The RNA shown here (Glycine riboswitch aptamer) has 98 nucleotides and comes from an Actinomycetota bacterium. Rfam family: Glycine riboswitch aptamer. Its family is annotated with glycine biosynthetic process in the Gene Ontology.

RNA sequence: UCGACCCCACGCGGGAGAGCCCGACCCGGAGCCACCGGGCCGGCGCCGAAGGAGCAACCUCCCCGGAAACUCUCAGGCACCCGGACCGCGCGGGUAGG
Numbered sequence: 001u002c003g004a005c006c007c008c009a010c011g012c013g014g015g016a017g018a019g020c021c022c023g024a025c026c027c028g029g030a031g032c033c034a035c036c037g038g039g040c041c042g043g044c045g046c047c048g049a050a051g052g053a054g055c056a057a058c059c060u061c062c063c064c065g066g067a068a069a070c071u072c073u074c075a076g077g078c079a080c081c082c083g084g085a086c087c088g089c090g091c092g093g094g095u096a097g098g
Stems, first nucleotide, its partner, number of pairs: 001098002006094003010090005019044001021043003025039005045078003051074001052072003058066002
């Protein structure tokens, strides 16, 4: 001094599945019923693409290490919104390398 096609953060865009189930309680709608909206707790059913765990094809062979969108469903989620693995673009930083 250049600088990634590797890593990280941020911004923008895209981004699936499965319950607007049942019950108790609370709040609001002028209202101790009914009805509507919301919250919370519990129950049953269900989903996989935050995170987590398991199996292991593979990384030319062994050790170490890594390793799926498969499996599980602890966590999370099941109208919209939000969130969302992952993908694209932009921007900044780091590293490998020159």

The organism belongs to Actinomycetota, within Bacteria.